The RNA shown here (c-di-GMP-I-GGC riboswitch aptamer) has 86 nucleotides and comes from an Armatimonadota bacterium.
The source organism's lineage runs through Bacteria, Bacillati and Armatimonadota.
Model confidence (mean pLDDT): 78 of 100.

[in-house]
RNA sequence: UUCCGAAAGGGCAAACGCGCUGAAAGGCGCGGACGCAAAGCCAUGGGUCUACGGUCCUACGGGCCUUGACUGCCAGGCUGCCGAAG
Numbered sequence: 001u002u003c004c005g006a007a008a009g010g011g012c013a014a015a016c017g018c019g020c021u022g023a024a025a026g027g028c029g030c031g032g033a034c035g036c037a038a039a040g041c042c043a044u045g046g047g048u049c050u051a052c053g054g055u056c057c058u059a060c061g062g063g064c065c066u067u068g069a070c071u072g073c074c075a076g077g078c079u080g081c082c083g084a085a086g
Base pairs, nucleotide, nucleotide: 001085002084003083011036012035016031017030018029019028020027021026034072040078041077042076044075045074046073047070048069049068051066053065054064055063056062057061
């Protein structure tokens, strides 16, 4: 400098359950492991989700604004253990 692949050590923790929190999506804690070499960090672009509030319509469920959420959806940026190769 490159790679994240065989081993080992260690790390994280989906679904689900319980508790708290939020209008909701969701978040946090504990238990629990489906998985993960960036499942470490950043809501920057796309995407998905939300509806306390506002507004429109051919109106009772749709659009828009706005408020938020998700990085374990895809890109992008920053950093990076062990080990291997040069």